[in-house]
RNA sequence: GAGAGGUUAGCUCAGUCGGUAGAGCAGCACACUUUUAAUGUGCGGGUCCAGGGUUCGAGCCCCUGACCUCUCACCA
Numbered sequence: 001g002a003g004a005g006g007u008u009a010g011c012u013c014a015g016u017c018g019g020u021a022g023a024g025c026a027g028c029a030c031a032c033u034u035u036u037a038a039u040g041u042g043c044g045g046g047u048c049c050a051g052g053g054u055u056c057g058a059g060c061c062c063c064u065g066a067c068c069u070c071u072c073a074c075c076a
Base pairs, nucleotide, nucleotide: 001072002071003070004069005068006067007066010025011024012023013022019056027043028042029041030040031039033037049065050064051063052062053061
């Protein structure tokens, strides 16, 4: 330099055809008994990477940029 994939809750990740943003783990509360904790129930938790565009409506489509991973090329 070229190409591909990715960025969504504290962490790991889903999100179908554009129409109310989710799961597991973690956290908190309660119950329970097998008590450094386990199990069950419930609750809280979101700048959907940033900006712009399309649309009645965008996490999802289009454009630009940023960052991460991989492959190839180049340099040494």

Predicted 3D model of a 76-nucleotide RNA (transfer RNA) from Lentisphaera araneosa HTCC2155. NCBI's taxonomy places the organism under Bacteria, Lentisphaerota, Lentisphaeria, Lentisphaerales, Lentisphaera araneosa. Model confidence (mean pLDDT): 81 of 100. Its Rfam family is "tRNA". Its family is annotated with triplet codon-amino acid adaptor activity in the Gene Ontology. Rfam describes the family as follows. Transfer RNA (tRNA) molecules are approximately 80 nucleotides in length.